[in-house]
Molecule: Bacterial RNase P class A
Organism: Nitrospira sp.
C1' cells in the first nucleotide's frame, strides 16, 4: 500500500416565509369552530407478508382419523422453521462462510453417453498356463530310397510364433457416479487371491451434558446415488382475526318461507300444567367421527328489505437508555431515568438562501512529477424509500461516506 473477511453507524445540517397533524394550558362560544403558549410528529428496512406471538371473538375448549409444520447435539427466549455456542460435511492459502445434517436389503428414479448404472457387465485392451493351429529341434519306432544319409509316418518331449476355445476386470476409455484407495508379493495375465497402511463393520475403553472425537483388537474385506422422489419414525399444531371486536344513535318489511313435530319412561299436582331422561332435528370459526354443550315458543336456515353515522378498540410495552453483576455467547438478573407518531381517504410538506458529501472538469500553487495534495471556480449528482393494532425474527432494496475487527500478499525499517 493492494485484495479481502466480520460487525456496527450515517446517509443530510443551519436560518427565512408560508402550510399540516396529536396532546396540554390560556382566551372565547350554549357548545362547536377560532385565536395564542409550550411539548411532539416516518423506517432500517416502516417493503415482502415469510414464521412466530401479543390481544379480541367463536367453540364446554375432550379423543381419534385425515391434514400441516420441523428433523445433529446443548442453550436462548413469550414463542418460532428465529438466535448463540459446539459436531459432523463441505468450499477457501487464510480469516471465514455454506447445510431441507432422522432412516435407502418397502416402492421407485439415475437422461444422454458407456460394455455396463446394482448383487450388472466386455468397446480397446492384456494373458493363452490347459486344449487346439503353424514352425523347430531331440529322442525312439516304422517304411522307402540309399555307401552310416535323406524323405514320410506314428508317439513322446522341448522351444518359438500368432492367435482359436478360454481366462481377466488389474490399465485406458464413457459418465455427475463404475462393487474400496495406495503400496508391495503372487499370477500365464490378473483379481482382497495374499500382506502392511488407508478406509469399512462389530465389539470393548477413556474423554465429553451431548452430537461425536480418539485408542485398541478381531473381522469378512464390501447390493452406490437419491427421501426439497412416494414413504416409515420422533416431537409439534383449535379456527379465524382490528375489515378482529364493544358501546351508541338511526333506519327498515319485530317481512315471506323451512326445519324442529310428534312420541316413550318417571315423578309432582284434582285438573291444566311442571321437572328430569330417552329417542328425534337444528346449531356449535378448516374436513370427518366418537364424545359434550345449547335449543325444541325459542334455536336455527334460505330469500327479500334497510343503515352503513358516531365513539372506542389506538399506543405504558415479552417497551426504550444508562450503569452494576452473572455468562463464551446468545441473554438474563438488579438499580435509576424516560414516555419519543396516532391519521381516519389518510397529517409531518412546500419553497428559497447558505453549507456539507460524491463524480467530473478549468487556474495556480506545493510534492515522493504515471499521480497526489491544497485553494479558487464551472457542469451534474445526493440512495433505498413512507406507519395504519403492537412487537420478536428472516428475507429482499440500498448513490455516497465513517469506524472496529481478523486474515492473506508486496515492499520498507
Nucleotide at each position: 500500500g493492494g485484495a479481502g473477511u466480520a460487525g456496527a453507524c450515517c446517509g443530510g445540517g443551519u436560518g427565512g416565509u408560508c402550510g399540516c397533524c396529536c396532546g396540554u394550558c390560556g382566551g372565547g362560544u350554549u357548545a362547536c369552530a377560532c385565536c395564542g403558549g409550550c411539548g411532539g410528529g416516518a423506517g432500517g428496512a416502516a417493503a415482502g407478508u415469510c414464521c412466530g406471538g401479543a390481544c379480541u371473538c367463536c367453540g364446554a375448549a375432550g379423543g381419534g382419523c385425515a391434514g400441516g409444520g420441523c428433523g445433529c447435539u446443548g442453550g436462548g427466549u413469550a414463542a418460532c422453521u428465529c438466535c448463540c455456542a459446539g459436531g459432523c460435511g463441505g468450499a477457501g492459502c487464510g480469516a471465514u462462510c455454506c447445510g431441507a445434517c432422522a432412516c435407502c436389503g418397502g416402492c421407485g428414479c439415475c437422461a444422454c453417453a458407456g460394455a455396463a448404472a446394482a448383487c450388472a457387465a466386455a468397446c480397446c485392451g492384456c494373458c493363452g498356463a490347459u486344449g487346439g493351429c503353424c514352425g523347430g529341434c531331440c529322442a525312439c519306432g516304422a517304411a522307402g530310397c540309399a555307401u552310416u544319409g535323406c524323405u514320410u509316418u506314428g508317439c513322446g518331449g522341448c522351444c518359438g510364433g500368432a492367435u482359436c476355445a478360454g481366462g481377466c476386470a488389474a490399465g485406458g476409455g464413457u459418465g455427475a457416479a463404475a462393487c474400496g484407495g495406495c503400496g508391495g508379493g503372487g499370477u500365464a495375465a490378473g483379481a482382497g487371491c495374499c500382506c502392511a497402511c488407508c478406509g469399512c463393520g462389530u465389539u470393548u475403553g477413556u474423554g465429553g451434558c451431548g452430537a461425536c472425537a480418539c485408542a485398541a483388537a478381531c473381522g469378512g474385506c464390501a447390493c452406490g446415488g437419491u427421501a426439497a422422489g412416494c414413504g416409515u419414525c420422533g416431537c409439534c399444531c383449535g379456527g379465524a382475526g382490528c375489515a378482529a371486536g364493544a358501546c351508541c344513535a338511526a333506519a327498515u318489511a319485530g317481512g315471506a318461507g323451512g326445519a324442529c313435530a310428534c312420541c316413550c319412561g318417571a315423578c309432582c299436582g284434582c285438573a291444566a300444567g311442571g321437572u328430569c331422561g330417552g329417542a328425534u332435528c337444528g346449531g356449535c370459526u378448516g374436513g370427518c367421527c366418537c364424545g359434550g354443550c345449547c335449543g325444541a315458543g325459542g334455536u336455527u336456515c334460505u330469500c327479500g328489505g334497510g343503515u352503513a353515522g358516531g365513539u372506542c378498540g389506538c399506543a405504558u410495552g415479552a417497551a426504550g437508555c444508562c450503569c452494576g453483576g452473572g455468562g463464551u455467547a446468545a441473554c438474563c438478573c438488579g438499580a435509576g431515568c424516560u414516555c419519543a407518531a396516532g391519521a381516519g381517504a389518510a397529517a409531518u410538506g412546500a419553497u428559497c438562501a447558505u453549507c456539507c458529501c460524491c463524480g467530473u472538469u478549468u487556474c495556480a500553487g506545493a510534492g515522493u512529477c504515471u499521480c497526489u495534495c491544497u485553494g479558487a471556480g464551472g457542469c451534474g449528482g445526493g440512495a433505498c424509500a413512507g406507519a395504519a393494532u403492537c412487537c420478536g425474527g428472516c428475507u429482499u432494496a440500498c448513490a455516497g461516506g465513517u469506524c472496529u475487527u481478523c486474515u492473506c500478499c508486496a515492499g520498507c525499517g